[in-house]
RNA sequence: CGUUGGCGCCUUCGCGACGAUAGACCGAAAAUCCCGCCAGGUCCGGAAGGAAGCAACGGUAUCGGUCGACUCGUGCGCCGGAGAUACGCUGGCGGGG
Numbered sequence: 001c002g003u004u005g006g007c008g009c010c011u012u013c014g015c016g017a018c019g020a021u022a023g024a025c026c027g028a029a030a031a032u033c034c035c036g037c038c039a040g041g042u043c044c045g046g047a048a049g050g051a052a053g054c055a056a057c058g059g060u061a062u063c064g065g066u067c068g069a070c071u072c073g074u075g076c077g078c079c080g081g082a083g084a085u086a087c088g089c090u091g092g093c094g095g096g097g
Base pairs, nucleotide, nucleotide: 001094002093003092004091005090006089007088008087010083011082012081013080014079015077016076017074018073019072020071023067024066025065026064027063028062034059035058036057042051043050044049
C1' cells in the first nucleotide's frame, strides 16, 4: 500500500424494562336543578283510583385505590436477528521500502 474479516458507532425489527391509556375490580358519589323506584306525608276525587314527589334504597356523570393490555409512547437495555460500512478500534493474508 492492497485485500479480507471482527467489534464499536449508525439504521431497522423482535424481546424486555419503564410510563401512559383502554379495560376490569373495589370504594365514595351528586351540597347548586342527574336517573330509576318512591314508604310516610301532600294534592285531585264521593269512592274506586290517580298525580307530583322528600327521605331511604338501587344506579349514573364524576372522584379515589388496585390490577393493567394483544393500544400508544421512550435521550431506556452488559439482550437477540437483519442491514449498512462514512467514521473509530482491531485481526488475517499478500505486496513494496
The prediction has a mean pLDDT of 76. Bacterial small signal recognition particle RNA from a Rhodanobacteraceae bacterium, 97 nucleotides, folded computationally. The RNAcentral record of the sequence draws on ENA. A source record names the gene ffs. Its Rfam family is "Bacterial small signal recognition particle RNA". Rfam links the family to the GO terms signal recognition particle, plasma membrane targeting and SRP-dependent cotranslational protein targeting to membrane, signal sequence recognition.